[in-house]
RNA sequence: GCCCGGGCCCUGUGCAUCGCCCCCCUCCGAAUCGUGUCAGGCCCGGAAGGGAGCAGCACUAAGGAGGAUCUCGGCGAGUGCCGCAGGUCGCCUGGGUUCC
Repeated sequence: GCCCGGGCCCUGUGCAUCGCCCCCCUCCGAAUCGUGUCAGGCCCGGAAGGGAGCAGCACUAAGGAGGAUCUCGGCGAGUGCCGCAGGUCGCCUGGGUUCC
């Protein structure tokens, strides 16, 4: 000098962990542009009845708050000394070989 191996370090990746989201439960939640029911009043009718429909009420949407969960899915990482691969113009070390 060359080849091979190991450790550290770096990079990528897989897994786990953590955090968030989705999903689940509860509550709130629409003057009007959601649904249903529509008092009163209005309209049609000789009447029986019918019609549209405000308020109210109920159910909820978007959204918000709380809870629950780690089963699945998605996203992220100054996490792990867990796995795999790569880096030697990063470091240390072992072996073999060649030359001086």

The RNA shown here (Bacterial small signal recognition particle RNA) has 100 nucleotides and comes from a Candidatus Sulfomarinibacteraceae bacterium. The sequence is in RNAcentral, with records from ENA. Rfam family: Bacterial small signal recognition particle RNA. Rfam classes the family as a non-coding RNA gene. For this family Rfam cites "SRPDB: Signal Recognition Particle Database" (Rosenblad et al., Nucleic Acids Res, 2003). Rfam describes the family as follows. The signal recognition particle (SRP) is a universally conserved ribonucleoprotein involved in the co-translational targeting of proteins to membranes. Rfam links the family to the GO terms signal recognition particle, plasma membrane targeting and SRP-dependent cotranslational protein targeting to membrane, signal sequence recognition. It is recorded under the gene name ffs. Of the family's consensus pairs, 97% are formed in the model.